[in-house]
Annotation:
A computed fold for a 72-nucleotide RNA from Nitzschia sp. NIES-3576, annotated as transfer RNA. The RNAcentral record of the sequence draws on ENA. The prediction has a mean pLDDT of 83. Rfam family: tRNA. Gene Ontology term of the family: triplet codon-amino acid adaptor activity. Rfam's curators write: Transfer RNA (tRNA) molecules are approximately 80 nucleotides in length. The source organism's lineage runs through Eukaryota, Stramenopiles, Bacillariophycidae, Bacillariaceae and Nitzschia.

RNA sequence: GAGUAAUUAACUCAGCGGUAGAGUAUAUGUCUUACAAACAUAAGGCCAUAGGUUCAAAUCCUAUAUUACUCA
Numbered sequence: 001g002a003g004u005a006a007u008u009a010a011c012u013c014a015g016c017g018g019u020a021g022a023g024u025a026u027a028u029g030u031c032u033u034a035c036a037a038a039c040a041u042a043a044g045g046c047c048a049u050a051g052g053u054u055c056a057a058a059u060c061c062u063a064u065a066u067u068a069c070u071c072a
Stems, first nucleotide, its partner, number of pairs: 001071007010024004018055001026042005048064005
């Protein structure tokens, strides 16, 4: 220098155009003499950034940033 892939909750990951979810973790409650486990509830997302297409974009297109890999 060229190419490919990834970027979504504190962490690990789903979501393939129509109101963004799960597991773990966290908080509260129930249970227990107490702790753990179990169960219930809650909080936590401007979906990496900026544009474009569309009635409607996490999703499609472009550019940028970061990370990983391959080639030279």